Overview:
Predicted 3D model of an 86-nucleotide RNA (c-di-GMP-I-GGC riboswitch aptamer). The sequence was found by an Rfam model in a public genome assembly.
[in-house]
RNA sequence: GAUAACAAGGGCAAACCUGUCGAAAGGCAGGGACGCAAAGCCAAGGGUCUAAGGUCAUAAAAGACUAUGACAGCCGGUUGCCGCAU
Numbered sequence: 001g002a003u004a005a006c007a008a009g010g011g012c013a014a015a016c017c018u019g020u021c022g023a024a025a026g027g028c029a030g031g032g033a034c035g036c037a038a039a040g041c042c043a044a045g046g047g048u049c050u051a052a053g054g055u056c057a058u059a060a061a062a063g064a065c066u067a068u069g070a071c072a073g074c075c076g077g078u079u080g081c082c083g084c085a086u
């Protein structure tokens, strides 16, 4: 440096429910555990979601496009606890 079994001390918390903020995606708090060795951190690397506003469209609608909004529990980047064997 790579790897990540077993054990100890612990940590986080999906779906769902309640409250709350938001146009939405989604966030926060409480309950709750499907899971997680980075489920810590990073959104101006890729990807995904949303479309208020804007643009296009229309007689008016319907509809389409668009991130400046979001997701780190999609990939990626970065830092890092315990510990056997190799």
Stems, first nucleotide, its partner, number of pairs: 002086001011036002016031006034073001040078003045075002047071003053066004